This is a predicted structure of a 133-nucleotide part of an RNA (small-subunit ribosomal RNA, 3' minor domain) from Capsicum baccatum. The coordinates come from a structure-prediction model, not an experiment, and the mean pLDDT is 81. It matches the Rfam family "Bacterial small subunit ribosomal RNA".

[in-house]
Context: one part of a larger RNA
RNA sequence: CAUCGACCAUCACACUAUGGGAGAUGUCCAUGCCCGAAGUCGUUACCUUAACCGUAAGGAGGGGGAUACCGAAGGCAAGGCUAGUGACUGGACUGAAGUUGUAACAAGGUAGCCAUACUGGAAGGAGCAUCUG
Numbered sequence: 001c002a003u004c005g006a007c008c009a010u011c012a013c014a015c016u017a018u019g020g021g022a023g024a025u026g027u028c029c030a031u032g033c034c035c036g037a038a039g040u041c042g043u044u045a046c047c048u049u050a051a052c053c054g055u056a057a058g059g060a061g062g063g064g065g066a067u068a069c070c071g072a073a074g075g076c077a078a079g080g081c082u083a084g085u086g087a088c089u090g091g092a093c094u095g096a097a098g099u100u101g102u103a104a105c106a107a108g109g110u111a112g113c114c115a116u117a118c119u120g121g122a123a124g125g126a127g128c129a130u131c132u133g
Stems, first nucleotide, its partner, number of pairs: 005105001008101002011098001013095002016092001018090003023085001025083002028080002031077004039070001042067003046064004052059002111132002116127001118125002
């Protein structure tokens, strides 16, 4: 402070967090293809070679080169996950004195409420079927 009460919603303003969002940016993950370093193991009708075998020719073995597979990084393509960001946009919280109305509380001035389908600046209105709170 007890109807000069109490109270509802839109709208306006401020703030906070948040949802959607054409996209752009990054982290991580895995896939396919291209290229393919070092290096191991193979192959080698090439080059080379003191120790072993051999009287010798040569052989065994070693080294080099070449080559095949694997192979890191890199490139291309299309994905997944995730993070912040993004014009614009949706509602929400909060806010001493804003705007519009007055829905509920008394038979609240059309008794109220619930479900449902409509409808209106907003609270709401009216239809239908329950309920009494």